This is a predicted structure of a 471-nucleotide part of an RNA (small-subunit ribosomal RNA, 3' major domain) from an uncultured bacterium. The RNAcentral record of the full RNA draws on SILVA.
Context: one part of a larger RNA
RNA sequence: UGACGGGGGCCCGCACAAGCGGUGGAGCAUGUGGUUUAAUUCGACGCAACGCGAAGAACCUUACCUGGGUUAAAUCCACCGGAAUCCGUCAGAGAUGAUGGGGUGCCCUUCGGGGAACCGGUGAGAAGGUGCUGCAUGGCUGUCGUCAGCUCGUGUCGUGAGAUGUUGGGUUAAGUCCCGCAACGAGCGCAACCCUCGUCGUUAGUUGCUACCAGGUACGCUGAGCACUCUAACGAUACUGCCGACGUGAAGUCGGAGGAAGGUGGGGAUGACGUCAAGUCCUCAUGGCCCUUAUGCCCAGGGCUACACACGUGCUACAAUGGCCGGUACAAAGGGUCGCAAACUCGCGAGAGCAAGCCAACCCCAAAAAACCGGUCCCAGUUCGGAUUGCAGUCUGCAACUCGACUGCAUGAAGUUGGAAUCGCUAGUAAUCGCGGAUCAGCAUGCCGCGGUGAAUACGUUCCCGGGCCU
Numbered sequence: 001u002g003a004c005g006g007g008g009g010c011c012c013g014c015a016c017a018a019g020c021g022g023u024g025g026a027g028c029a030u031g032u033g034g035u036u037u038a039a040u041u042c043g044a045c046g047c048a049a050c051g052c053g054a055a056g057a058a059c060c061u062u063a064c065c066u067g068g069g070u071u072a073a074a075u076c077c078a079c080c081g082g083a084a085u086c087c088g089u090c091a092g093a094g095a096u097g098a099u100g101g102g103g104u105g106c107c108c109u110u111c112g113g114g115g116a117a118c119c120g121g122u123g124a125g126a127a128g129g130u131g132c133u134g135c136a137u138g139g140c141u142g143u144c145g146u147c148a149g150c151u152c153g154u155g156u157c158g159u160g161a162g163a164u165g166u167u168g169g170g171u172u173a174a175g176u177c178c179c180g181c182a183a184c185g186a187g188c189g190c191a192a193c194c195c196u197c198g199u200c201g202u203u204a205g206u207u208g209c210u211a212c213c214a215g216g217u218a219c220g221c222u223g224a225g226c227a228c229u230c231u232a233a234c235g236a237u238a239c240u241g242c243c244g245a246c247g248u249g250a251a252g253u254c255g256g257a258g259g260a261a262g263g264u265g266g267g268g269a270u271g272a273c274g275u276c277a278a279g280u281c282c283u284c285a286u287g288g289c290c291c292u293u294a295u296g297c298c299c300a301g302g303g304c305u306a307c308a309c310a311c312g313u314g315c316u317a318c319a320a321u322g323g324c325c326g327g328u329a330c331a332a333a334g335g336g337u338c339g340c341a342a343a344c345u346c347g348c349g350a351g352a353g354c355a356a357g358c359c360a361a362c363c364c365c366a367a368a369a370a371a372c373c374g375g376u377c378c379c380a381g382u383u384c385g386g387a388u389u390g391c392a393g394u395c396u397g398c399a400a401c402u403c404g405a406c407u408g409c410a411u412g413a414a415g416u417u418g419g420a421a422u423c424g425c426u427a428g429u430a431a432u433c434g435c436g437g438a439u440c441a442g443c444a445u446g447c448c449g450c451g452g453u454g455a456a457u458a459c460g461u462u463c464c465c466g467g468g469c470c471u
Stems, first nucleotide, its partner, number of pairs: 007471007015461002019425005026316008034307002042053002064302007076125001077123006086101006106115003128291002131289003137285002139280003142276001144274001149188006155164003168179003194268004199236007208226003213223003239262001242256005318418001322377006334365003339358002344353003384415001389410007431453007
């Protein structure tokens, strides 16, 4: 000077408390450990590994295993042959090997040929490695933490390390601001500037909208209009600006007015100096080391999907605030031409056939669901729950055996609210309900978004956890 203390003081945070809903028990999904295996590729391990890398493991992916094969795939140079390229046949699991046919363009030309591009062969150099080291590294990332801190110049003090400033009195979400002070200033952080939502105006009016007028098959459908809604660009608005009280004639705090919004209006993006030799050599880049008829490369099949068990994260439930049946409403945000697909027909259905429209404010995905109305069930392992299993199918795809999703019929398991313990959340939040997207041929209970319905509680800071300042 720091760090630490079951030392002290002050102060924050869903940290506790007050509440609401979960996890821990069940079945299943998924990740991990362990075990097994020819292989079950590798990495990640308290918070900050474990629905994580993986925003898609049937082949591919794929790095692993077994077996088969190869000695060079790319680029450059020299020489030789053939234009390129297209269609086959045979052997083989395929990689691959053998072989047949069609076939000549462009530029120059003395018509012999030469050249460019491409393919094959030979030679030379040269490659390749998801092999090791993240404790040799760059870059990127997590975390403390969106916590309020971390420093510098000059001056002053101290032999010096260093201190001061940055401490103190108030105040703030904040080293935010005010006052004081051997300090005076400054930088990186805070805040603001950026995006979005909330109010209003201007511009604009199709594909959007429909108040008035007219037509109409009653649908903004048509004429008409751009008021309104909306769309999307520009602007306005909020600043403790005004009033009162408190306060040091301060910073500011409390209350009020006006206002769509009030004291950071809600949300996002934004992450200081640094810490953890944190993570990543398997995104990429890269030093060193290692392999070079193999630790490289190609292929078929298998594996990553195993299963006595243990843990994490989720989904579905255990029911009547419910299940089932019928009817009737109301979204937002997205995606679509290798695509989204209406209507009609067929099928109980997954879906199929045919096919309009749409490169989309135009057409389609598309039904929103919970909700509401009517009916039924009558507390039971049930008309709850749906695992498991059998059979029959649909779709994608070269191919669903290992190992896809979905449909129909049948089957109907555990489960009656979960021990110790433990997690999330302070408002349009929790809870609950559905919708979309990325990846993607197909495959989501995961992830990332969107809207609908919509609570309870916070006395307080003694205690648990983490953090800041002074001592």